Predicted 3D model of a 72-nucleotide RNA (transfer RNA) from a Candidatus Pacearchaeota archaeon. The organism belongs to Candidatus Pacearchaeota, within Archaea. Its mean pLDDT, the model's own confidence on a scale to 100, is 80. Rfam family: tRNA. The family's RNA type in Rfam is transfer RNA.
RNA sequence: GCGGUUGUAGUAUAACGGUUAUUACACUUGGUUGUGGUCCGAGAAAAGAGGGUUCAAUUCCCUCCUUCCGCC
Numbered sequence: 001g002c003g004g005u006u007g008u009a010g011u012a013u014a015a016c017g018g019u020u021a022u023u024a025c026a027c028u029u030g031g032u033u034g035u036g037g038u039c040c041g042a043g044a045a046a047a048g049a050g051g052g053u054u055c056a057a058u059u060c061c062c063u064c065c066u067u068c069c070g071c072c
Base pairs, nucleotide, nucleotide: 001071002070003069004068007065010025011024012023018055027043028042029041030040031039048064049063050062051061052060
């Protein structure tokens, strides 16, 4: 340099154009307990950046950045 792949809460993940973006751990708070842990209830927190298509985009298209792999 060329081709492919990846990017979503603190971490790890789901979704196949359509309601308020899923789940687990972690975090906060309440209950339980003599205290802590376990367990139960509740809560906060996320789409790599920019543009395009569409009534509607995490999803489709383009550019850039990023992760990983291959070729030279």